[in-house]
């Protein structure tokens, strides 16, 4: 230069055949308790790496770019 993978809440990940953005963990509330722990109930928090086409409809197909990993040269 060239090829393959990866990018989704703070952190670690799902996400099927294009239609409902979600789990743990963490954080704030509040309840029980002697209780800054611990159990339960609740709630914030996401331009789905950027742009831009396809399409009624895009985390998802289509180009291009970044960025990090790893192969060739």
């Nucleotide at each position: 230069g060239g090829g393959g993978c990866u990018g989704u809440g703070g952190c670690g990940c799902a996400g099927c055949u294009g239609g409902g953005a979600g789990c743990g963990c963490g954080u704030c509330u509040g309840a029980c308790u002697g209780g800054c722990a611990g159990u339960c109930a609740g709630a914030a928090g996401g331009u789905c790496a950027g742009g831009g086409g396809u399409u009624c409809g895009a985390a998802c197909c289509c180009c291009c770019u970044c960025a990090g990993c790893u192969c060739c040269a």